This is a predicted structure of a 540-nucleotide part of an RNA (small-subunit ribosomal RNA, 5' domain) from an uncultured prokaryote.

Context: one part of a larger RNA
């Protein structure tokens, strides 16, 4: 001089956009934060209204609601303990792999079965739950049959051999699927005259092919400080069988060899999430790693697996600690480093808001449900732009305050007065854009046997916004409501007086202060910056 997630100190008028627990990865009361699907399934209420022969019965309703089944909960969001590591960064490699859901290629979706929750009726239990028996379905669970494909490598070809065996091929030969829902129809079939077992549309399911997007795992290079840390390693280095895994691989093991690594820093020690970037300088080079954005690692501390395409899973499980609840003392419940808040640490960081309108995301055929993601608002000069706090004229150079050589001089066109303006704020009234979809209805098109359903496009209609008393324009009033801090010896832009007297006190460095302090306190001018100004903390 520049910069900060900043703190103090004085002070504060307004709006736009940004930021906000850098300390205890400290412990957490209360609420929320992952749920949805009746177009997968079999149960199925009440309340309220209405009849009533007072038994009940119709509605509400196949609604609410729980369970079984799917997808989803591995995304989104927090956070930085731990890691000096293939953790991250740049650049290869996977002929050594996987990948729901979506988009494509291509084939199928054919016959049967046994069960279980709900539900009902019982035990036990303080409670959390737990248990028996009986009774039900399903795109849940199972057998079978088909196999184009995928996959195995028996037999058989081929090639190579250290004769143990290895490698390649795949016509034959082995394994391996599958679930139905829903609309609307009568052309086909079958009842027989409107209906499904037919048919057709759509969706969904098996199987398999590309592709993209995601992952997994090798490697080459680059990543803090210590040598008052100089030897380090036994599944450790490498081979063979075997297991494991999607997949290579000492990943595991068993058995054999003795090696791996190391002054280009092993290994121990200590700090420390890395990077895009960020600040800072001319650059080089330093410091740095908030906020955004990408990879990672964690989720009370340590371990472990299950489900599943994904996990060794924040708001799942199971163990073991610690802590803190409940308790009928037998035995249970909990995990804010989600958003909000709390109490504590600290110098020191905000609300127990608001909406799903809009972006996005799960679900779902849709409508639509659900989202503390997010969009908004609210607290804070926390930073950054911007805008105001009046404007033109006024010289009796007014009082007054300060200084004086007492003649003035300064404060000073400053005020006041006189003429105008009203940005912003107040106040009234208008009043955009963020809305696109989606829903009802018209026409075509396409599918089919069909004017039907279904789909797509088209037009028309009436909606759908938290911000919001929005932005934003008009009008009303009247200078009306709006300026402070810091410093004045030199460095450094700014000088005088009274007070104190090496006292009190100042200071970033030099250094001031013991009776005439431009250096302490106060006044008066004055400098400099201004909704800010100075200190302090830290990097450059």
């Nucleotide at each position: 001089g520049a910069a900060c997630g900043a703190a103090c100190g004085c002070u504060g008028g307004c709006g736009g956009c940004g930021u906000g627990c850098u300390u205890a990865a400290c412990a957490c009361a209360u609420g929320c934060a992952a749920g949805u699907c009746g177009c997968g399934c079999g149960c199925g209420a009440a309340a309220g209204g209405g009849u009533u022969u007072c038994g009940a019965c119709c509605u509400g309703a196949g609604u609410a609601g729980a369970g079984c089944g799917g997808c989803g909960c591995a995304c989104g969001g927090g956070u930085g303990a731990g890691u000096a590591a293939c953790a991250c960064g740049u650049g290869g490699g996977u002929a050594a792999c996987c990948u729901a859901c979506c988009u494509u290629c291509u084939g199928g979706c054919g016959u049967g079965g046994a069960a279980u929750a709900a539900u009902c009726g019982g035990u036990c239990g303080a409670a959390a739950g737990a248990u028996c028996g009986u009774c039900u379905a399903a795109u849940a669970c199972c057998a079978c049959a088909u196999a184009a494909g995928a996959c195995c490598a028996c037999a058989g070809g081929g090639g190579c051999u250290u004769c143990g065996g290895c490698c390649c091929u795949a016509a034959g030969g082995g394994u391996u699927a599958a679930a139905g829902a829903u609309g609307g129809c009568c052309u086909c079939u079958g009842u027989a005259c409107a209906c499904a077992a037919g048919c057709u549309a759509u969706c969904a399911c098996c199987a398999u092919u590309a592709a993209g997007a995601g992952g997994g795992c090798c490697u080459a290079u680059g990543u803090c400080g210590g040598a008052u840390u100089a030897g380090u390693u036994a599944g450790u280095u490498g081979g063979u069988g075997a297991g494991g895994u999607a997949a290579u691989g000492g990943c595991u093991u068993a058995c054999c060899a003795a090696g791996a690594c190391u002054a280009c820093a092993a290994u121990c020690c200590g700090u420390a999430g890395c990077u895009g970037g960020u600040u800072u300088g001319a650059g080089a080079g330093g410091a740095u790693g908030a906020u955004c954005a990408g990879c990672c690692a964690c989720a009370c501390u340590g371990g472990g697996a299950c489900u599943g395409a994904g996990a060794c899973a924040c708001g799942g499980c199971c163990c073991a600690g610690a802590c803190u609840c409940c308790u009928a003392c037998g035995g249970g419940a909990g995990g804010c480093a989600g958003c909000a808040g709390u109490a504590g640490g600290g110098a020191g960081u905000a609300u127990u808001g608001g909406a799903c309108a809009a972006u996005g995301g799960g679900c779902g055929c849709a409508a639509g449900c659900c989202u503390g993601a997010u969009c908004c608002a609210g607290c804070a000069a926390u930073g950054c732009c911007g805008c105001g706090u009046g404007u033109g004229u006024g010289a009796a150079g007014a009082a007054g305050g300060c200084c004086u050589g007492c003649g003035g001089g300064u404060u000073g066109u400053a005020a006041a007065g006189c003429a105008c303006u009203u940005u912003c704020a107040a106040u009234u009234g208008g009043g955009a854009a963020g809305a696109a979809a989606g829903a009802u209805u018209u026409a075509g098109a396409g599918u089919u046997a069909a004017u039907a359903c279904c789909u797509c496009u088209u037009a028309a209609u009436a909606u759908u916004g938290a911000c919001g008393u929005u932005a934003c324009c008009a009008a009303u009033a009247g200078a009306a409501g709006a300026a402070g801090c810091a410093c004045c010896g030199g460095c450094u832009a700014a000088c005088u007086c009274u007070g104190u007297g090496c006292c009190a006190g100042c200071a970033g460095c030099c250094g001031c202060g013991g009776u005439a302090a431009u250096a302490c306190g106060g006044a008066g001018g004055g400098u400099g910056c201004a909704a800010g100004c100075g200190u302090u903390a830290u990097u450059c």
RNAcentral holds the full RNA, with entries from ENA.